[in-house]
Order: sequence, then structure tokens, then C1' cells
RNA sequence: CGAGUUGACUAGGCAGUCGCUGUGCCGUUUUCUCGAUAAUUCACUUGUGUGUUGUCGGGUUUGGUGCAGAGGAAAGUCCGGGCUCCGCAGGGAAGAGUGCCAGGUAACGCCUGGGGGGCGCAAGCCUACGGAAAGUGCCGCAGAGAGCAGACCGCCGAUGGUUCGUUCGCGAAUCAGGUAAGGGUGAAAGGGUGCGGUAAGAGCGCACCGCGCUGCUGGUAACAGCAGUGGCAGGGUAAACCCCACUCGGAGCAAGACCAAAUAGGUUUCCAUUGGCGUGUCCCGCGCUGGAAACGGGUAGGUCGCAAGAGGCAGGCGGUGACGUCUGUCCCAGAUGAAUGACUGUCCACGACAGAACCCGGCUUAUCGGUCGACUCACUAA
Repeated sequence: CGAGUUGACUAGGCAGUCGCUGUGCCGUUUUCUCGAUAAUUCACUUGUGUGUUGUCGGGUUUGGUGCAGAGGAAAGUCCGGGCUCCGCAGGGAAGAGUGCCAGGUAACGCCUGGGGGGCGCAAGCCUACGGAAAGUGCCGCAGAGAGCAGACCGCCGAUGGUUCGUUCGCGAAUCAGGUAAGGGUGAAAGGGUGCGGUAAGAGCGCACCGCGCUGCUGGUAACAGCAGUGGCAGGGUAAACCCCACUCGGAGCAAGACCAAAUAGGUUUCCAUUGGCGUGUCCCGCGCUGGAAACGGGUAGGUCGCAAGAGGCAGGCGGUGACGUCUGUCCCAGAUGAAUGACUGUCCACGACAGAACCCGGCUUAUCGGUCGACUCACUAA
């Protein structure tokens, strides 16, 4: 210098004006509201209740001023947890999920480290990676054959026949039959290569490789290495049913908690039944109908839940690492028709994907660009 791998950060800057949401402070609002306190009215059960007025404090209204104000994904809602309620989830069945090993974590299907397999010269990347000898299903097209296999072409025809020839030894053709080496089909056809062997062939025999089993060694383990042994054992497919092991109670902030109008209804207490209304008026009779207060549930509405948290930053220590722990320091959106914006000036590299709604840890998807660290390969120079 070129090509690449990987980890992290950033997400137009600056200035001005006007707004929006939250919040601190200083005022404002007493004709709104709550609490405390003082004086006072009335009542009685004589220290309580009730009303009025004043003072103080809070809320509310409103003004000024200061401060803060979307994201790396706020998204998809795909996993896991906190929190809340229902409830008590012990066992079985059903259902869903996970699936090499070890660790991390509040937990996970996430992350870290390691093993096996695949790709790459390499850095590195990808990997649902338990069981096919419990059972069932499926294996399109092609092909003879797709299952406890298969003779289409080919090869052989030693053995037993037939025909022909014959120098009577046998030879040729062919039938029965043998053969999975070769061709062909296919994603896949019963270990691979070579030598021997044979009529031709075949783990039929042997060597090496692969595979199964046994043992030893190393490793926490997955697994690896070595030695011995077995001629090789019923092809593939389980993100097909299924089997095995493990995990999982359900619903979700419209969860849920608190305060609490008007109207209607409910409960209790007191009062009235000598009341009110109707029967044309009055009496009797008859019919209909109560009044007040308190309490409690719920609705409208309001408050909380709601942001101090498995929190951020810096440093020390432990660990290969994910992460843990200690110390210091910081407070960092909180709306509810739902704020985080608009305009102007200026600069440049001309600005992508996109917007919180209970919170957090992940994954996945979208994304113009820019910056930094570590590493690999090739070439050149010293």
C1' cells in the first nucleotide's frame, strides 16, 4: 500500500427567536378545596359536635425564571424475568418448548469457553449436533430394483442339460443358473483403494483407511489418542409421527391499589302513620303514597402504580471469558388526545432507519455515512 476478518463507538454541528411536556424556586389565586390552630355562635351527654371569621401550611388556578426532555434499534411482540391479581399448581394425562459438554445469569430458546462436523490459504465464519436395532409413515421423477434390496445392459456359464463341430482331450452357441466388479437411473443402490483369488465375481482372503466393540491413557465433561479385536452387522428421513431426558399454573399496567360526585337502587337508625293525595265539599270508611339522617358498594372523574433501577460512569480485585465483587461518583423523558417541535442564519462530509407509553435482559429485522482498536493474507522496501 492492496484485499479481507472481527470488536466497539457515533447517528449533522453551532447560534438566535417562538412554542410543547415535566420539574425546582419566587409570586398569584381565599367567591375553589384539604389539614392544623386561635377566637367565637348554637346544642347538649361539660368536652365533644356544629357553624362563622382570622392566621399558617398543602393542593388547585395562573405568571415569571432556572433546569431536563426519545433510540440503537424506542420497531417485531419472538423468547426470558421483575411487578400485580387470581390462586396454592402434589401426582397422572394432555399440550407447548428445549436437545453435544461445562460455565455465566434473576431467568432464557440468550451469552461465554470448549468438543464434533462443514466452509475458507488464513484471521475467522456456520452448525436443532439425543435416539433409525420399540413401532408407524414417507422416499416425487427417473430406474430392473427405494427395502430385512435389486439381474436392464454387461460378465460368466466352472456345475447339470441340449444342439453343432471334433484330432475324442475338448471347443463354440444356448438353457437352467451364477455374479452387485463395470455401465446406466437417482439426492440416496448394502464400506473405500489396491493386491491376491475365481468360471465370472464377491471381505472370499490380505494390507492400509473408515466403522463397530473392548480395554488403557488424557480431560470435570463433550470428546480425543493409543492398543487389541470383529470381515462389516436391519439404506435414508425424527425443523415426519414417535421414543427418551429436561423445563413450563393462568392472566396481564385496560394488571392492580386508593380517593370519590350527580342520579337510581341497597342496608341501618330515627320520625310520621293524628301526615299527603284521590273518592265534587265536610265526617266516617276505603284506596294510593312515606320523610329525614347516617353508612357501605359501584359508575363518571381524579390520584397512585410510573421511574433510584438485576441503573449509568470511573477505578481496584478475581476469572481465559461471559461475568462477579468492592470503593467512589452521578440522577438521566414520564405524556394520557398523549410533549420532545417549528422558523431563521451559518458551516460541512449535505445527514439513513425510524419515535417512548409499567420496567428490565436478550434475539430478530431496518439503517446514509463516519471514527477507533485487534488480527489475517498478498506484494514491495529496509